[in-house]
């Protein structure tokens, strides 16, 4: 520099146009117990990386940008 992936809860990740964004782990809180751990129940946490575009409707689908990850190339 040319390609390709990936960016969603604190972490891992799922959800690929429609009515309310989820799961597990982790956090509180209740519950058991003498106590803790484990189990059960609840609760809280999200500008879907940003901007614009298509559309009645965008996490989703296009463009650029940003970031991170690989692959090639080309200098030194």
């Nucleotide at each position: 520099g040319u390609c390709g992936g990936c960016g969603u809860a604190g972490c891992u990740c799922a959800g690929g146009g429609g009515u309310u964004a989820g799961a597990g782990c982790g956090a509180g809180c209740g519950u058991u117990u003498c106590a803790u751990a484990a189990g059960c129940g609840c609760u809280a946490g999200g500008u879907c990386g940003c901007u614009g575009g298509u559309u009645c409707g965008a996490u989703u689908c296009c463009a650029g940008c940003c970031g991170c990850c690989g692959a090639c190339a080309c200098a030194a």
Molecule: transfer RNA
Organism: Candidatus Yanofskyibacteriota bacterium